[in-house]
RNA sequence: GCGGGAUUAGUUUAGUGGUAGAAUGUCAGUUUUCCAAACUGAAGAUAGGAGUUCGAUUCUCCUAUCCCGCA
Numbered sequence: 001g002c003g004g005g006a007u008u009a010g011u012u013u014a015g016u017g018g019u020a021g022a023a024u025g026u027c028a029g030u031u032u033u034c035c036a037a038a039c040u041g042a043a044g045a046u047a048g049g050a051g052u053u054c055g056a057u058u059c060u061c062c063u064a065u066c067c068c069g070c071a
Base pairs, nucleotide, nucleotide: 001070002069003068004067005066006065007064010024011023012022013021018054026042027041028040029039030038047063048062049061050060051059
């Protein structure tokens, strides 16, 4: 330099053109003599930009980071 893949919550991930789900973590409460555990609840995310579309996390393009291969 070329080609391919990945990017979703603090972390690990699911998913799909029509309000994004879980686990774990965090916070609050219940319980307990206390801690741990358990239970209930809350907040928290589609890498950035542009385009197509009534509507984009999903489709297209560009950029960024990481991984793999070729040279």